[in-house]
RNA sequence: UCCGCGAUAGCUCAAUGGUAGAGCAAGAAGCUGUUAACUUCGAGGUUCUAGGUUCGAGUCCUAGUCGCGGAG
Numbered sequence: 001u002c003c004g005c006g007a008u009a010g011c012u013c014a015a016u017g018g019u020a021g022a023g024c025a026a027g028a029a030g031c032u033g034u035u036a037a038c039u040u041c042g043a044g045g046u047u048c049u050a051g052g053u054u055c056g057a058g059u060c061c062u063a064g065u066c067g068c069g070g071a072g
Stems, first nucleotide, its partner, number of pairs: 001071007010024004018055001027041004048064005
């Protein structure tokens, strides 16, 4: 320098172009001698950044940043 993959909740990860979800963690309630376990509930998001396409973008296109791998 070039190529490929990835970036989404605190963490690990989903998501046919059409309401962004799950598990774990954290919080509240229940359960009880107490804690743990268990049950229930609600919350938590500038989807890496900036543009573009589209009625509509996490998803498609362009550029950039960071990480991993490969080629030279």
Predicted 3D model of a 72-nucleotide RNA (transfer RNA) from a Patescibacteria group bacterium. The source organism's lineage runs through Bacteria and Bacteria candidate phyla. The coordinates come from a structure-prediction model, not an experiment, and the mean pLDDT is 81. It matches the Rfam family "tRNA". Rfam classes the family as a transfer RNA.